[in-house]
RNA sequence: GAAGUAAACCGGGUGACCGCUGUUUCGGCUUUAUGGCCGGGAGAGAGGAAAGUCCGGGCUCCACAGGGCAGGAUACUCCGUAACGCGGAGUGAGGGCGACCUUAAGGAAAGUGCCACAGAAAAUACACGGCCUACCCGGCCUUGGCCGGCGGCAAAGGUGAAAAGGCGAGGUAAGAGCUCACCAGUACUGCUGGUGACAGCGGUAGCUUGGUAAACCCUAUCCGGAGCAAGAUCAAAUAGGAAAGUGCUUGAGGGCGGCCCGUCCGAUGCUUUCGGGUUGAUUGCUUGAGCCUGUUGGCAACAGCAGGCCUAGAUUAAUGGUCACCACUCCAUGUUUCAUGGAGUACAAAACCCGGCUUAUGGUUUACUUCGGCU
Numbered sequence: 001g002a003a004g005u006a007a008a009c010c011g012g013g014u015g016a017c018c019g020c021u022g023u024u025u026c027g028g029c030u031u032u033a034u035g036g037c038c039g040g041g042a043g044a045g046a047g048g049a050a051a052g053u054c055c056g057g058g059c060u061c062c063a064c065a066g067g068g069c070a071g072g073a074u075a076c077u078c079c080g081u082a083a084c085g086c087g088g089a090g091u092g093a094g095g096g097c098g099a100c101c102u103u104a105a106g107g108a109a110a111g112u113g114c115c116a117c118a119g120a121a122a123a124u125a126c127a128c129g130g131c132c133u134a135c136c137c138g139g140c141c142u143u144g145g146c147c148g149g150c151g152g153c154a155a156a157g158g159u160g161a162a163a164a165g166g167c168g169a170g171g172u173a174a175g176a177g178c179u180c181a182c183c184a185g186u187a188c189u190g191c192u193g194g195u196g197a198c199a200g201c202g203g204u205a206g207c208u209u210g211g212u213a214a215a216c217c218c219u220a221u222c223c224g225g226a227g228c229a230a231g232a233u234c235a236a237a238u239a240g241g242a243a244a245g246u247g248c249u250u251g252a253g254g255g256c257g258g259c260c261c262g263u264c265c266g267a268u269g270c271u272u273u274c275g276g277g278u279u280g281a282u283u284g285c286u287u288g289a290g291c292c293u294g295u296u297g298g299c300a301a302c303a304g305c306a307g308g309c310c311u312a313g314a315u316u317a318a319u320g321g322u323c324a325c326c327a328c329u330c331c332a333u334g335u336u337u338c339a340u341g342g343a344g345u346a347c348a349a350a351a352c353c354c355g356g357c358u359u360a361u362g363g364u365u366u367a368c369u370u371c372g373g374c375u
Base pairs, nucleotide, nucleotide: 001371002370003369004368005367006366007365008364009363010362012326013325014324015323016322017321018320020045021044023042024041025040026039027038028037029036030035047347051358052357054356055355056354057353058352059227060226061225062224071223072222073221074220075219076090077089078088079087080086091105092103093102094101095100106218107217111216112215113212114211115210128157130153131152132151136149137148138147139146140145141144165183166182168180169179170178184208186205187204188203189202190201191200192199193198231283232282233281234280241274242273243272244271245270246269253265254264255263256262290309291308292307293306294305295304296303297302327345328344329343330342331341332340333339334338
C1' cells in the first nucleotide's frame, strides 16, 4: 500500500429570535369548592433503531380443585436471566490459505409414505450386456472333448445424487466377508481427561443395517384466554327497569294563550328518587427487572455492593422554523497546498412499560489476518 475479518463508539455542534406540548411558580379575573381563563418567570421535551409487531415478561380483566385430549412452540452441552424461540462460553459437523464464519445438531432398529430421469434392480434387492460348465440330464463323436438343457455368479462393465462396506491376499468351475490382514461403520464394553456435550487410548462380537423427519409421525420440555380500544372513576341524554307519591270523569298532567276565563287532548298516566352509562372528562401514565460512575466476583453473558441522578407523556396527536459561526460531503472557478461561491448532511419519528430478535441507515476508531513493496 492492497484485499479482508471482528468489535466498539457517534448519530452534526454553539448562540440568538419566533412558535408548539407538558410541569412548576407569581399576579389578575372568575367559581361554594376542586378548578377554569388571561399575562409573566423558571425548567423539561424522540431513537439507535422510536420501525416490523416476530418472540419473552410485567401490569389489567375474565376463567381456573387436580389431571388429560386437541392445538402450538422448541430440540448438542453448561451457564446467564423475571422470562424467552434471547444472550454468553463451549462440543460436534461444515466452509475459508488465514483472521474468522455458518449450523434447519433428538429419533430412520416403533410404524406409514416418498426416492424424478437413467438403469436389470431404488429396498422382501436384481440380472441388461456378460462370466462359469465342477455336479445332474440329453445329443454327437476316435472313452475325452464339443453342443444343448437344468443351473451357478455378482468380481469386472454400463446407469444414477445414491447400487447393499473399502482394499489386498487366500479360495473357487466362476465367484462371493466364503475365510484372513488392514481400514471404515454398528452394537456392547474398559481406562484416562472434562460439571457436561464430548475427546484420547483400547477390548469383544457378528461380518454390515441405503437416503429422506425442511414428509406424516414418535419422544422429551414448555404454553389457560384476551389485551391500555386492558381496566377503574365521574357523569348531560335515549330506550328498557325498580321504588315511593299522586291521579283515573268529583280530572293528575299537557297543548293554544303574557295571565284568568275558555277550548282541545287526557289514564299500563304524571311527578320524584334510584338505577342505567352514550357523547364527554379524569385515571391507568410513566420511579422503572430505571440510568450514570466506581468497585468486587466471573473467560463472558451477567450478578452483588457503594455513591449520585430524575430524563417526553401528546390524543388528530407537541418536539418545529429562521439567522450567524464552526464541522463534514459534493460541484464550479482560480494557480498544487489553499481561497471564494453554490448545494447538501443518512435511516427515520414516542403513544402502557420493559428484555430480545429482525430489518433500514451515514460515519469514526481499535484489534487482527493474508499478500506485495521499501529500509
A computed fold for a 375-nucleotide RNA from Nitrospina sp., annotated as Bacterial RNase P class A.
RNAcentral holds the sequence, with entries from ENA.
The source organism's lineage runs through Bacteria, Pseudomonadati, Nitrospinia, Nitrospinales and Nitrospina.
Its mean pLDDT, the model's own confidence on a scale to 100, is 75.
A source record names the gene rnpB.
Rfam family: Bacterial RNase P class A. About the family: Ribonuclease P (RNase P) is a ubiquitous endoribonuclease, found in archaea, bacteria and eukarya as well as chloroplasts and mitochondria. The family's RNA type in Rfam is ribozyme.